Annotation: Two RNAs folded together computationally: RNase P RNA and transfer RNA, 445 nucleotides in total. Model confidence (mean pLDDT): 79 of 100.
Formats: sequence, C1' cells, structure tokens
RNA sequence: GGAGUCGGCCGAACAAUCGCCGCUAUCGGAAGAUGGGGGAGGAAAGUCCGGGCUCCACAGGGCAGAGUGCCAGGUAACGCCUGGGCGCCGUGAGGCGACGGACAGUGCAACAGAAAGAUACCGCCAAUGGCCCGGUUCGCCGGGCACAGGCAAGGGUGAAAUGGUGCGGUAAGAGCGCACCGCGAGUCUGGCAACAGACCGGCACGGCAAACCCCACUCGGAGCAAGACCAAAUAGGGAAGGACGCACCGCAAGGUGCAACGCGUGGCCCACGCGCCUUCCGGGUAGGUUGCUUGAGCCCGGCGGUGACGCCGGGCCUAGAGGAAUGGUUGUUCUCGACAGAACCCGGCUUACAGGCCGACUCCUUUU
RNA sequence: CGGGGUGUAGCUCAGCUUGGUAGAGCGCCUGCUUCGGGAGCAGGAGGUCGUAGGUUCAAAUCCUGUCACCCCGACCA
Repeated sequence: GGAGUCGGCCGAACAAUCGCCGCUAUCGGAAGAUGGGGGAGGAAAGUCCGGGCUCCACAGGGCAGAGUGCCAGGUAACGCCUGGGCGCCGUGAGGCGACGGACAGUGCAACAGAAAGAUACCGCCAAUGGCCCGGUUCGCCGGGCACAGGCAAGGGUGAAAUGGUGCGGUAAGAGCGCACCGCGAGUCUGGCAACAGACCGGCACGGCAAACCCCACUCGGAGCAAGACCAAAUAGGGAAGGACGCACCGCAAGGUGCAACGCGUGGCCCACGCGCCUUCCGGGUAGGUUGCUUGAGCCCGGCGGUGACGCCGGGCCUAGAGGAAUGGUUGUUCUCGACAGAACCCGGCUUACAGGCCGACUCCUUUU
Repeated sequence: CGGGGUGUAGCUCAGCUUGGUAGAGCGCCUGCUUCGGGAGCAGGAGGUCGUAGGUUCAAAUCCUGUCACCCCGACCA
C1' cells in the first nucleotide's frame, strides 16, 4: 500500500421564528396568560418466540394436541445469549450448522433394475455330490457337462446395491489373512458433560424421523377492543332451541340441597366455580376517568466470572397521544441525507437500510 | 391495535392430510357441421403452483424467511 474478518457507534448540523401534545412554576374565582423544561427508532416494522400485567379458578388431574432437541451455564423466561464439543467452509482472522434416536415398532423409495432388505439377470467356479467319455495295476486317474451346488470379484440398473485400496490366499471368491484408511454397541484414561485419546474388535446388516413414531424437557385459555369506575339512552322487546325434575324447611310467598343443562374464549373426560342459558332479528349509546408509563430502566465506578451475566456504591428521570402531537418557514454550512413513525410494557429473533466513524485482528506485497 | 385465513391456466376452484405424470369447469385457438351465426362434435394451446432459501434421490405438497390480498373483533340492554 492492497484485500478482508469481527465488535461497537452515528445516521445531516446550527440558529431564528410560527405552531402541536404532555409536565412544571407563578398569576387568576374560572377560562386562560406568561416563564421554564421534555417530545420517535435502531429497527418504533414483521407479529416469529419468550415474559410481565389483567380477567377467567393465582391455574387443578388425565387424554389428545403443540413446541424444543450436541453438552454445560446465563436469564423473569425463551426457539435468545455465552463458553465448550463435533461436522462443514475459508490460506487465515473467522463463518455456518433443526446437531437426540434408523437393532422399540410401522411405513416410504416413482421409473429403471435380478434384488431397495435380504436378493442373483448377465457372469465366475467345478472343491463336494451327480452324469458322460477315455485309461486302469480295479485302489483310482485324466478330460468334459453345468443338474444339484459354491461365489458376490466384474458387468449392467439406479439418487442409493451390504466398508475402500493393495498384496496374499482360493476351485472361484470373500475381512478369509495382512498393511494403511474408514467403522464400532467393547475396555481403560482424561473431562461435570457433549466428547477425545490409547488399546481392542474383522466389521457385528445402508437411506429417510423438516414420514408416523420413540426418548427427554416445556406448555391452561384469552388478550389493553384485557380489565376497573362514572355517566347517558331504550321496545329491559320478539323468534328458535335446550332445561323447567326430585328431596327437605315453611301456612304461604319463598329458601336450601341434589340431578340435568349451559357458561367459565380450540377439543374430550373428570374436578372446581357461577347461573336459567345459547343463537338470530330488532333497539340504544358511540361520552368521560383509569389501566398509561419508575422500569427485569439508563449512565458512571468497583468487585466476582474465560464469557453471557451477577453483586455493591453513586448519579439521572428520558414521549404518553386518543382521528391520534413530535411539524412548517427562513438563513448558513457539509460528505447533499437511506430504511423508516411509538399506541399496555419489556427481553430476543428476523427483515429493511444512502453513507460515515472508532477499535481489535488476519492474509498478500513493498521498504527499512 | 389485536386475532384468523388465502395465494395453483385469462377467471372460479380441486390436488397438499399420505412427496414421484399438475387437473376440472367456463373462456381461447383450429377443424367438422350450417347459406351464415349460435349451439353441438372432434382436436389443441396455455401454469416460474406469490417469492427466496432449506430437508430429501425427488417439493404445488414438508420446514423457515419474506411479499401481497381478504375476513373478524366496541359497549349497554
């Protein structure tokens, strides 16, 4: 000098002026006026996970269902994060990985192929049995066939064909034997573990679980239009359906208990609670307050931990609307400005994003 | 704001659960029939299965991301 990797941060700036939404001080009986101070994001997004909060029962049992899936830890929790293991990619810094189980069982593999789980189409062989021919010293010997049989080396099919290469071996072959590589459910050692190493074993039967499934763990439902309070209004109506039963108390009105039914925001069976309930048509109001922003909060320092993170101390308050504020104009400057707008609140993930800054590290080249 | 669903031929849909050749109706084109048209008959064309990845030998179908569209949800009685 060039090329790159990882992490963090910013994402037009300044001033004037006119507005908008909250907060606060003063004045005011009030309406309001004046002053001060605050006012979108790293993703506010997608709504994909997890939690808080609220109501149903502070959340119960079983089935079904859903989700997660190497190991250990962090956390309120997670499908997130950190560290480690293994595999793959990269010269490297580093990056990526739904990464449990295919001897529990069931199933799938179109077409092709003999065979897709136990098989032999072409093929190889003639050791063993059989048949034929020749010889024979009658013990057998030699040659041939490929009927039984042996084999899975080679060919061929396929995405995939039962460890690979080589040497030996054999009738031909074959982990049948050996060397190297691969593999393993065995033993020992190290490690909390995933796993690794050494020894041992001739190999102990392939793929698919983002097929059903098995194993381990987790999960009640709904969502701020949750929920609470105040106020206003009416036809407190009509139709259909389910139930309207039993016992006890009471003179009666009525009350209590049980059963049935319904509701308790996906299903079934219980259990629990409440009650006449469900659906449709019709009717009325579409107002206010609250939930609402102080919170697993942010910043700084110290300590513990490899780290995620935790503990302690100090400091700070930083949008809260409700048809929905956060904007308009002017001036100056620059690198000429991307994706994009809170709606109950947090922790993550994913996706979008012009450009710029900082730190650590890697590789190549050159010079000293 | 919250919840749910759907994308397959020009249009309306099936196929997805259980992966293996993508189909139906209407429409379109050609021919026959008719004097001509319609109807009818015969034949044919036409699909990146919204999109980008992944699993698998193989994906419309299974999984993940993303885009577009549609539907529902106030309170009282």